The RNA shown here (c-di-GMP-I riboswitch aptamer) has 83 nucleotides and comes from a Gammaproteobacteria bacterium.
Its Rfam family is "c-di-GMP-I riboswitch aptamer". Rfam's curators write: GEMM was predicted in a large-scale screen for bacterial structured RNA regulatory elements.
The sequence was found by an Rfam model in a public genome assembly.
Model confidence (mean pLDDT): 83 of 100.

[in-house]
This record gives sequence, structure tokens and C1' cells, in this order.
RNA sequence: UUUGUGUAAAGGCAAACCUGUCGCAAGGCGGGGGCGCAAAGCCACCGGUCCCGAGACUUACACGGGACAGCGGAGUUACCACG
Repeated sequence: UUUGUGUAAAGGCAAACCUGUCGCAAGGCGGGGGCGCAAAGCCACCGGUCCCGAGACUUACACGGGACAGCGGAGUUACCACG
């Protein structure tokens, strides 16, 4: 340096819920909180899930826009220990 593994140590992140705020909504951001996570760091490229719109017309599907990175894949960066 590359790669595999993840027991330890030093740390890191932060689910549900509560609260303030933004948003039609999904959901985002701040504070509290801690279910969990070896990338639960980043990224909307692919699939998937969710929201909105109008068309259609009991539904669904296709189309347009948006969201989710803690759903999966791909890409990219990275601490420590051991091999």
C1' cells in the first nucleotide's frame, strides 16, 4: 500500500417517541431520547417504498413532480485490531 475478517480498545452515528420549526403531503432541520448500526460516512445512478398533481374514472396502471441513504444494488471516502 492492497485485501479479508470484526473479538477488544478509543471513539462515532442515532430508531421509536416527545418538542420547536419548514412543507399540501411524504418528509427535512434543531433540541431531548436510544432501538440499533463495522461504514446507520457521502452519493438519488438502478431497482424498491412513500407523497402530490392532473388524466382516467368506483380500483389500478401509465405520465409529470417530490421524498426516503436506518430497503437492496452500484459508486466513492474512512478509525483501530488481527490475518